[in-house]
Context: one part of a larger RNA
RNA sequence: UGACGGGGGCCCGCACAAGCGGAGGAACAUGUGGUUUAAUUCGAUGAUACGCGAGGAACCUUACCCGGGCUUGAAUUGCAGACGAAUGCGAUAGAGAUAUCAAAGUCCUUCGGGACGUCUGUGAAGGUGCUGCAUGGUUGUCGUCAGCUCGUGCCGUGAGGUGUCGGCUUAAGUGCCAUAACGAGCGCAACCCCUCUCCUUAGUUGCCAUCAGGCUAUGCUGGGCACUCUGGGGACACUGCCACCGCAAGGUGUGAGGAAGGUGGGGAUGACGUCAAAUCAGCACGGCCCUUACGUCCGGGGCUACACACGUGUUACAAUGGCCGGUACAGCGAGUAGGGUGCGCGCAAGCUCACCCCAAUCACGAAAGCCGGUCCCAGUUCGGACUGGGGUCUGCAACCCGACCCCACGAAGCUGGAUUCGCUAGUAAUCGCGCAUCAGCCAUGGCGCGGUGAAUACGUUCCCGGGCUUG
Numbered sequence: 001u002g003a004c005g006g007g008g009g010c011c012c013g014c015a016c017a018a019g020c021g022g023a024g025g026a027a028c029a030u031g032u033g034g035u036u037u038a039a040u041u042c043g044a045u046g047a048u049a050c051g052c053g054a055g056g057a058a059c060c061u062u063a064c065c066c067g068g069g070c071u072u073g074a075a076u077u078g079c080a081g082a083c084g085a086a087u088g089c090g091a092u093a094g095a096g097a098u099a100u101c102a103a104a105g106u107c108c109u110u111c112g113g114g115a116c117g118u119c120u121g122u123g124a125a126g127g128u129g130c131u132g133c134a135u136g137g138u139u140g141u142c143g144u145c146a147g148c149u150c151g152u153g154c155c156g157u158g159a160g161g162u163g164u165c166g167g168c169u170u171a172a173g174u175g176c177c178a179u180a181a182c183g184a185g186c187g188c189a190a191c192c193c194c195u196c197u198c199c200u201u202a203g204u205u206g207c208c209a210u211c212a213g214g215c216u217a218u219g220c221u222g223g224g225c226a227c228u229c230u231g232g233g234g235a236c237a238c239u240g241c242c243a244c245c246g247c248a249a250g251g252u253g254u255g256a257g258g259a260a261g262g263u264g265g266g267g268a269u270g271a272c273g274u275c276a277a278a279u280c281a282g283c284a285c286g287g288c289c290c291u292u293a294c295g296u297c298c299g300g301g302g303c304u305a306c307a308c309a310c311g312u313g314u315u316a317c318a319a320u321g322g323c324c325g326g327u328a329c330a331g332c333g334a335g336u337a338g339g340g341u342g343c344g345c346g347c348a349a350g351c352u353c354a355c356c357c358c359a360a361u362c363a364c365g366a367a368a369g370c371c372g373g374u375c376c377c378a379g380u381u382c383g384g385a386c387u388g389g390g391g392u393c394u395g396c397a398a399c400c401c402g403a404c405c406c407c408a409c410g411a412a413g414c415u416g417g418a419u420u421c422g423c424u425a426g427u428a429a430u431c432g433c434g435c436a437u438c439a440g441c442c443a444u445g446g447c448g449c450g451g452u453g454a455a456u457a458c459g460u461u462c463c464c465g466g467g468c469u470u471g
Base pairs, nucleotide, nucleotide: 007470008469009468010467011466012465013464015460016459019423020422021421022420023419026315027314028313029312030311031310032309033308034306035305042053043052064301065300066299067298068297069296070295076124077123078122079121080120081119082118083117084116087104090101091100092099093098107114108113126290127289129288130287131286135284136283137279138278139277140275142273147186148185149184150183151182152181153162154161155160166177167176168175192267193266194265195264197235198234199233200232201231202230203229206225211222212221213220238261241255242253243252244251245250317416321375322374323373324372325371326370327369333364335362338357339356340355341354342353344351345350382413387408388407389406390405391404392403393402429452430451431450432449433448434447435446
């Protein structure tokens, strides 16, 4: 100087407490360990790995295994030589890669040659092989915690200290006062985006608000920008006003005004550094290693195995519920190899035909909710795993190994031990909708969107993490 203490003081945080809903028991989905395997590719491993890289493993992907091939090579490129336009319908063999045969085709030209292709030679190749403890870049975490430093001066032999301490205050090293310190930088805050209110501007969405026409009905039509909304511009919040406390900074209030009140709500933004933290498999890169193979092409298999263990989830165990019929109200967003509507067929998944939309123009019917009926506490009209049969769709192909539909079958499960997680308001809980990836999909995942909409916080003794200070 730091770090640490079952030392002290002060102060924060869903840290505890007060509440609400979960996990741990069941079935299934998914990831991991382990085991198995020809292979079950590799990485991630307390917090900070485990629905993680993967925002799509049937082939491909694919890196793994088995087998069949190639060796200047699958891709890119320089030089030299030879040949041929390029391209290759088709046939045969084969699991295919590939090999052989072969129809068609005959480029530009200054006639030197050039572009493109095949072969030969040669120089570069190629490697998801190793090292994240050689590295760049990027990321997690402490932590959106309030800290981390510098210049000059002063103090100290020096390491170093001071400033940054003390009192008050703040979400904050935020500010005020004091002061051998005076200033400054990176952080904090503000500047950025979304949201909430109003004004203005523009009007192929919106409106009978206003006028006319028309319809069983509908902005459907003419017409119009008033309103809603959308795009652009602007205003608004600052403890500014009042009262009280305080030297001040600031604090308090069922205060006024206001759409909003004390950072209005949310996001982006992550200081100096810590963990030789993570990644050589996103990419780049030093070194090492392979070079008829550790490169590369193809067929098939595997990554989907299964005595078991753990994590994260979904569905339930029911009556605040299940089922049936009727009926209402969103927002985000994507769409032509696409999105959808209507008639018909089908119990349905879906199929056929016609039509709309390159979309504020078309369409994507929200569900919980509400109304009525039924079930009467039971392993049930709860629950839906598993299994049998029949189909639909995507795709070259659903055996290993897809999703969906119908009929039948109906398992475990009656609220889950020790323990443990999330959440302070439009939050938790609950309900559906959309998107990326994508032919299809193992999505119950991820990222967004809106609907309905709580309870509780006495308090800081204790548990956890953190900040300042201290013998």